[in-house]
């Protein structure tokens, strides 16, 4: 240098054109259970990497940026 792969709340993750106002875990917050802490139980908050295209509609499909990974090549 060329190619492939991936990027979703803090973190791990689910979905892959209209169902998504994006959905579970566990953290965190707050209430309630408890003498008190844990555990329990309710319940709030919290995410589609940036731009562009294509479509009637994009988080999903395309292309380019970007980070991260992976395999090749050069390096005689």
């Nucleotide at each position: 240098c060329a190619c492939c792969c991936a990027u979703u709340c803090g973190u791990c993750u689910a979905g892959g054109g209209g169902u998504c106002a994006a959905g579970g875990a566990c953290a965190u917050c707050a209430c309630c259970c408890u003498u008190u802490c844990a555990c329990g139980g309710u319940g709030a908050a919290g995410a589609c990497a940036c731009g562009g295209g294509u479509u009637c509609g994009a988080u999903u499909c395309c292309c380019g940026u970007a980070u991260g990974g992976g395999u090749g090549a050069c390096c005689a």